Transfer RNA, 74 nucleotides, folded computationally. Model confidence (mean pLDDT): 80 of 100. Rfam family: tRNA. From the family's description: Transfer RNA (tRNA) molecules are approximately 80 nucleotides in length. RNAcentral holds the sequence, with entries from ENA.
This record gives sequence, C1' cells and structure tokens, in this order.
RNA sequence: UGGCGGGUAGCUCAGUUGGUCAGAGCGCGGAGCUGAUAACUCCGAGGUCGGGGGUUCAAUCCCCUCUCCGCCAA
Repeated sequence: UGGCGGGUAGCUCAGUUGGUCAGAGCGCGGAGCUGAUAACUCCGAGGUCGGGGGUUCAAUCCCCUCUCCGCCAA
C1' cells in the first nucleotide's frame, strides 16, 4: 500500500427482501424459595447498533468516507 472479514448491552455473540418495542446467554440489581448459602423461579436496569455524510416517508440493514481490530498479499 492492496484485498478480505469484523466493530450491536459490562463480556461473548445473534439479527434483518429496509418498517411492528433492537435481542439471547453470562454478568449486575431486586423479590420469591431456604435456618442460611448455592441452585432454581420471577421482575428490572443497562444500547448515539464504531464516527460523519448520503439515499428513502422510514436505515442496525443500502451507498460514500473516516477510524479501530484481525487475517492474507506485497
């Protein structure tokens, strides 16, 4: 420098022919249960969907650009 893949909750990740509340597991907080823990059950908090711009009535999803991480080539 070029090519490819990836960036979504604290962590690991899913998601979509563009629309209905943005989700799961773990973690965290509360309650139940117990003599008390653990386990289990229920409830809850937590997100600029990497940044900016564009297209659209509408963008996590499409287009452009920047940036970060990984792999490959040189």